[in-house]
Molecule: transfer RNA
Organism: bacterium
RNA sequence: GGGCCGUUAGCUCAAUGGUAGAGCAGAUCCCUCUUAAGGAUAAGGUUGGAGGUUCGAGUCCUCUACGGCCCA
Numbered sequence: 001g002g003g004c005c006g007u008u009a010g011c012u013c014a015a016u017g018g019u020a021g022a023g024c025a026g027a028u029c030c031c032u033c034u035u036a037a038g039g040a041u042a043a044g045g046u047u048g049g050a051g052g053u054u055c056g057a058g059u060c061c062u063c064u065a066c067g068g069c070c071c072a
Base pairs, nucleotide, nucleotide: 001071002070003069004068005067006066007065010024011023012022013021018055027041028040029039030038048064049063050062051061052060
């Protein structure tokens, strides 16, 4: 220098162009003598950044940042 993959909640990951979700963690409550386990509820998001296409973009296109792999 070139190619490919990845970036979404605190962590690990989903989501066919049509309401952004789950598990774990954390909060509150129930249960229990207490803890763990179990149950319930609520909260938690600039979908890496910028731009474009579209009625509508996490998803498609362009540029860009970061990380990983491969080639030179």